[in-house]
Context: one part of a larger RNA
Molecule: large-subunit ribosomal RNA, domain IV
Organism: metagenome
RNA sequence: CCCUCGUUAAGGAACUCGGCAAACUGACCCCGUAACUUAGGGAUAAGGGGUGCCGCGUUAGGGUGACAUAAUUUACUUAUCAAGCCCGAGGCGGCCGCAGAGAAUUGGCCCAAGCGACUGUUUACCAAAAACACAGGUCACUGCUAAGAAGCAAUUCGACGUAUAGUGGCCGACGCCUGCCCGGUGCUGGAAGGUUAAGGGGAGGGGUGAGAGCCCAGAACCAAAGCCCCAGUAAACGGCGGCCGUAACUAUAACGGUCCUAAGGUAGCGAAAUUCCUUGUCGGGUAAGUUCCGACCCGCACGAAUGGCGUAACGACUUGGGCGCUGUCUCAACGAGGGACCCG
Numbered sequence: 001c002c003c004u005c006g007u008u009a010a011g012g013a014a015c016u017c018g019g020c021a022a023a024c025u026g027a028c029c030c031c032g033u034a035a036c037u038u039a040g041g042g043a044u045a046a047g048g049g050g051u052g053c054c055g056c057g058u059u060a061g062g063g064u065g066a067c068a069u070a071a072u073u074u075a076c077u078u079a080u081c082a083a084g085c086c087c088g089a090g091g092c093g094g095c096c097g098c099a100g101a102g103a104a105u106u107g108g109c110c111c112a113a114g115c116g117a118c119u120g121u122u123u124a125c126c127a128a129a130a131a132c133a134c135a136g137g138u139c140a141c142u143g144c145u146a147a148g149a150a151g152c153a154a155u156u157c158g159a160c161g162u163a164u165a166g167u168g169g170c171c172g173a174c175g176c177c178u179g180c181c182c183g184g185u186g187c188u189g190g191a192a193g194g195u196u197a198a199g200g201g202g203a204g205g206g207g208u209g210a211g212a213g214c215c216c217a218g219a220a221c222c223a224a225a226g227c228c229c230c231a232g233u234a235a236a237c238g239g240c241g242g243c244c245g246u247a248a249c250u251a252u253a254a255c256g257g258u259c260c261u262a263a264g265g266u267a268g269c270g271a272a273a274u275u276c277c278u279u280g281u282c283g284g285g286u287a288a289g290u291u292c293c294g295a296c297c298c299g300c301a302c303g304a305a306u307g308g309c310g311u312a313a314c315g316a317c318u319u320g321g322g323c324g325c326u327g328u329c330u331c332a333a334c335g336a337g338g339g340a341c342c343c344g
Stems, first nucleotide, its partner, number of pairs: 001339008010330002014328001019325001027051005036041001038173001052095005061087004068080004072075001096100001108323007115315002120132002136171007148157003174310004179240003184237002186233005193228003199222002205216004241259005268302001269299001280296005
């Protein structure tokens, strides 16, 4: 010096990206316990007090209940008496120690915010999460030889199920909600017309041949799905404007004009896990705050099941703050065990 561990004056997060690590807390009994809430919870909330031994004392009280006696409905019966055994608070008094949950095991706590409702699941060996799943919502398909899936097939699963079932997609408890656009793409329906293959058809024509014939190409017309076309459909893929002017200070624009569109973003939320400018501005917290919380709205580029906004409970999740506590630090010291190192 390294590893593991112990203790530390004064201070107590000044350390650091960050309290990482460590320390504090910890059991049982009693008191007491807020906001909020889905009335269950939150809650061991928080915050306090007690805890050894001896005596009163075989304490008060409680549990069990033998023997005996009595009764009758004669029973694994009931009642009375009550031995023995067991549990046992609270109170008063006394005793000892630095210390009585004397060791060991054994939650640190609170406030605010984000995300995900929750318990679960996951990158075996750098990620446990806000990712996946989930009850629940919704859409589509499927009438049973179901749809769907595996297989070349037989066959099997679906299911010895039957639309309150099964499959697939999206969203993801719960609460309040989920606006406008069907022009494009997709899907569903429609079938009049247009287009359209093989096939049918065969006008007219050609080759050859003496001819019969054989052969070649072939117009009109008939002719499917599909496409065109017509509708519907957005919890289907998706989309949800621009410019100019206007109020008796100024500023702003409820209002007006105009262009374009399939329709021009509703509710709610908003510098946000989204905000470039940006450390926006104001307020709070600090002596001091690019983070955090509350607002504002100029949303570069939120927005409603690729769900929107809330939400009690939950979380080895993320962010900010506080109390407690500490060798994280000021700033290091000493000690224990094991290494490293030296000698053999």